[in-house]
This record gives sequence, C1' cells and structure tokens, in this order.
RNA sequence: GCGGCCAUAGUUUAACGGCAAAACUGCAGUUUGUGGUACUGCUAAUAGCGGUUCGAUUCCGCUUGGUCGCC
Repeated sequence: GCGGCCAUAGUUUAACGGCAAAACUGCAGUUUGUGGUACUGCUAAUAGCGGUUCGAUUCCGCUUGGUCGCC
C1' cells in the first nucleotide's frame, strides 16, 4: 500500500427496516445484630459524518479505531 471482518450501557451479549432487550457492575430500598446472600426499583448505550427510506442498530459510501490476511 491492497483486501476481509468487527464497533450497541462501565463489562459481556441480544434486537424481520417499525417502542433499543437481558445478565453482571453501579445507586437506592426491603430483608439481616453487621456484612454477604436473596428480593424490589432506578441510572446508563447503537464509534463519527453523510446517503437511501415515511421510518436505519439494521441497507449504502467515506472517516476513525481494533483485528486478520496479502504485498
């Protein structure tokens, strides 16, 4: 330099083009003599910029980062 794949909560993963879901973490509460466990509730995310579409996490282009291969 060329090509492939990947990018969603703090972390690990879901999501026929139509309300972004769950687990763990975090916070608050219940329980407990205290802590842990258990239970309940809350907070928190689509890498960035464009395009297509009534509607984009999803399809397309470019950029950025990561990873693999070729040279």